This is a predicted structure of a 71-nucleotide RNA (c-di-GMP-I riboswitch aptamer) from Actinoplanes derwentensis. The RNAcentral record of the sequence draws on Rfam and Ribocentre.
[in-house]
């Protein structure tokens, strides 16, 4: 290669947060790390905004650990 198995965007429901957002159900646009991770860049929200308190891992980069795998 190719097989096997995996994740689940948009939106709907329930829920839980002031919010961004999370968590469980439905559901597939995609994804070979779309697994973990908030350390760096980056985007977002709150608030009493020279600051503080959170959010995204489906935006990039470090770690970190991992499945199929024929001739």
């Nucleotide at each position: 290669a190719a097989c096997a198995g995996g994740c689940a965007a948009a939106c709907c429901c329930g829920u839980c947060g002031c919010g961004a957002g999370g968590c469980g159900g439905g559901g597939a646009c995609g994804c070979a790390a779309a697994g973990c991770c908030a350390g760096g860049g980056g985007c977002c929200u709150c608030c009493g905004c020279u600051g503080g308190a959170g959010g995204c891992a489906g935006c990039c980069c470090a770690g970190c650990c991992g499945c199929c795998g024929a001739a």